RNA sequence: UUAUCAAGAAAGGUAGAGGGAAUAGACCCGUUGAAGCCUUGGCAACCUCCCGAAUUUUUCGGGAAAGGUGCUAAAUUCUACUAAUAAUUUUAAUGAUUAUUGGAAAGAUAA
Numbered sequence: 001u002u003a004u005c006a007a008g009a010a011a012g013g014u015a016g017a018g019g020g021a022a023u024a025g026a027c028c029c030g031u032u033g034a035a036g037c038c039u040u041g042g043c044a045a046c047c048u049c050c051c052g053a054a055u056u057u058u059u060c061g062g063g064a065a066a067g068g069u070g071c072u073a074a075a076u077u078c079u080a081c082u083a084a085u086a087a088u089u090u091u092a093a094u095g096a097u098u099a100u101u102g103g104a105a106a107g108a109u110a111a
Base pairs, nucleotide, nucleotide: 001111002110003109004108005107010040011039012038013037014036018029019028020027023080024079025078026077041072042071043070046068047067048064049063050062051061052060053059054058076106081103082102083101084100085099086098087097088096089095
C1' cells in the first nucleotide's frame, strides 16, 4: 500500500490469577482453573497448486490441502468520532438523551 474482518474450528499437559489490543465506560470469561508455555487435533483458504470462463501480464467461478502464515468464547464482545433517520425531552435555539443504519478512525491477519 492492497484485500479481508456478523461464517468456521478444541482436547490434554504444565502453570496458578488474571483475561477479553491500548484509554474510558459497559458487558462477559476465569480457582468447575485466567494469561503464558508445550503436545496433539481442528477450522479457514491469504500465499500455493489444478480446472473452467471472460473484456486475458488481469479478473471471475469451481476444486485440492502437502508446505508458509493465521485463527480455534461472545461481530474486531459492544460503545467512543461523524452523517442520516426515528422517538423522547428542553429551549431563544441549530441543544440534550436513546435507538437503528451507513461511513471514518483505531486494531488484527495476509500478500
Molecule: SAM riboswitch aptamer (S box leader)
Organism: marine eukaryotic metagenome